[in-house]
A computed fold for a 482-nucleotide part of an RNA from an uncultured bacterium, annotated as small-subunit ribosomal RNA, 3' major domain. The full RNA is in RNAcentral, with records from ENA and SILVA. Its Rfam family is "Bacterial small subunit ribosomal RNA". Rfam links the family to the GO terms structural constituent of ribosome and ribosome.

Context: one part of a larger RNA
RNA sequence: UGACGGGGGCCCGCACAAGCGGUGGAGCAUGUGGUUUAAUUCGACGCUAAGCGAAGAACCUUACCAGGGCUUGACAUCCCCUGACCGCCGGGGAAACCCGGUCUCCUGCCUUUCCGGCAGACAGGGAGACAGGUGGUGCAUGGUUGUCGUCAGCUCGUGUCGUGAGAUGUUGGGUUAAGUCCCGCAACGAGCGCAACCCCCACGGUUAGUUGCCAGCGGGCAAAGCCGGGCACUCUAGCCGAACUGCCGUUGAUAAAACGGAGGAAGGAGGGGAUGACGUCAAAUCAUCAUGCCCUUUAUGCCCUGGGCUACACACGUGCUACAAUGGCCGGUACAAAGGGCAGCGAACCCGCGAGGGGGAGCGAAUCCCAAAAAGCUGGUCUCAGUUCGGAUUGCAGGCUGCAACCCGCCUGCAUGAAGGCGGAAUCGCUAGUAAUCGCAGGUCAGCAUACUGCGGUGAAUACGUUCCCGGGCCUUGUACA
Numbered sequence: 001u002g003a004c005g006g007g008g009g010c011c012c013g014c015a016c017a018a019g020c021g022g023u024g025g026a027g028c029a030u031g032u033g034g035u036u037u038a039a040u041u042c043g044a045c046g047c048u049a050a051g052c053g054a055a056g057a058a059c060c061u062u063a064c065c066a067g068g069g070c071u072u073g074a075c076a077u078c079c080c081c082u083g084a085c086c087g088c089c090g091g092g093g094a095a096a097c098c099c100g101g102u103c104u105c106c107u108g109c110c111u112u113u114c115c116g117g118c119a120g121a122c123a124g125g126g127a128g129a130c131a132g133g134u135g136g137u138g139c140a141u142g143g144u145u146g147u148c149g150u151c152a153g154c155u156c157g158u159g160u161c162g163u164g165a166g167a168u169g170u171u172g173g174g175u176u177a178a179g180u181c182c183c184g185c186a187a188c189g190a191g192c193g194c195a196a197c198c199c200c201c202a203c204g205g206u207u208a209g210u211u212g213c214c215a216g217c218g219g220g221c222a223a224a225g226c227c228g229g230g231c232a233c234u235c236u237a238g239c240c241g242a243a244c245u246g247c248c249g250u251u252g253a254u255a256a257a258a259c260g261g262a263g264g265a266a267g268g269a270g271g272g273g274a275u276g277a278c279g280u281c282a283a284a285u286c287a288u289c290a291u292g293c294c295c296u297u298u299a300u301g302c303c304c305u306g307g308g309c310u311a312c313a314c315a316c317g318u319g320c321u322a323c324a325a326u327g328g329c330c331g332g333u334a335c336a337a338a339g340g341g342c343a344g345c346g347a348a349c350c351c352g353c354g355a356g357g358g359g360g361a362g363c364g365a366a367u368c369c370c371a372a373a374a375a376g377c378u379g380g381u382c383u384c385a386g387u388u389c390g391g392a393u394u395g396c397a398g399g400c401u402g403c404a405a406c407c408c409g410c411c412u413g414c415a416u417g418a419a420g421g422c423g424g425a426a427u428c429g430c431u432a433g434u435a436a437u438c439g440c441a442g443g444u445c446a447g448c449a450u451a452c453u454g455c456g457g458u459g460a461a462u463a464c465g466u467u468c469c470c471g472g473g474c475c476u477u478g479u480a481c482a
């Protein structure tokens, strides 16, 4: 000087408390451990691994296993020979591939009668340099990332003090979300962080008026901005304004600031996002990529078929659905936002109980489509029961995608109806348009979503307080630790 303390002081954070809803019990989904296996590819392991890499494992993916094959190779550069290439046919085969047959005759330049010569692209054959490796090492590395933590800190120059390590500044009194600001001070300044500058939302103005809108006028319909017309309104999307403790009062040290008030769409950081200092964990990743070294070279490379990654006595994590009446079921009836669409979204209409099929209008989309939002409201029914709760499991019959759904997809109908009566010790999230609850969309994707990323609808309770648990900041103290 740090680090540490079941030392002290001050102060924060859904850290506790106060509340609301969960997890831990059940069934299922998914990940992991373990076990099994020919293989169940690999990585990730407290917080910071475990619905994680994977934003889609039937083949492919695929890195694993078995078997069948290849050896200058699936891919790059260079050399030689042959031939345009691609392809087509027959046989064998699970395919890869192997054997045999066949067709055609590219481009440029030179010379140009032709023959031909050179070069190029492509293909076949050959020799070797080499290719290849998701083989090892993240404890050799770059890059990227997690975490402490959006915590308020981390440093430097000069000066001063100290023999020196170093200190001072950065401590102190206030204040703040903040090393934020004010005051003081052997310090004076400065840098990286904080804040602001960026984006979205909330108010207004202005510009613009189609694909959006419809107040007034006209036309028109069973109805409808449907048509003429209009751009006022809504909206769309560019620019601008608006909030600054600016004003008033009180407190404070006359400061910084705090509290109350006015006005205002918004008030003291208005809400949200992006943004992550010096560093810590030899943290993670050699399997995104790059890369040193090591290893491999008829194999640890490459191709193919099939299998596996989907196994199942168990254990754990994350979820979904429930255990019902604030509910289930049936009928009627409202109101979103944000997205996606051409090898695409696919309307009306018809068929089917349905999944779906036929159909093909319109739309590269403020125009058309996906599209129905759901909870809600309303009428009816069920009456506390393992039930009209709950839907696992299983049988049968179908639909869709795809070369192909046996291993191993999703969906529909009929039948079957399991556990489950609110969950031990323990444990998680959340402070407001939040939690809870309801549906919608998107990426991935041929198909496959209870996951993920977004969107809106309905919409709470509670916070006395900081003693205690956890994490953190500043000062101080002890130390036999570095």
Base pairs, nucleotide, nucleotide: 001482002481003479004478005477007476008475009474010473011472012471013470015466016465019430020429021428022427023426026321027320028319029318030317031316032315033314034312035311042053043052064307065306066305067304068303069302070301073130077129078128079126080125081124082123083122087102088101089100090099091098092097106120107119108118109117110116132296133295135294136293137292141290142289143285144284145283146281148279153192154191155190156189157188158187159168160167161166172183173182174181198273199272200271201270203241204240205239206238207237208236209235212231213230214229217228218227219226244267247261248260249259250258251257323423327382328381329380330379331378332377333376339370340369341368344363345362349358350357351356389420394415395414396413397412398411399410400409436458437457438456439455440454441453442452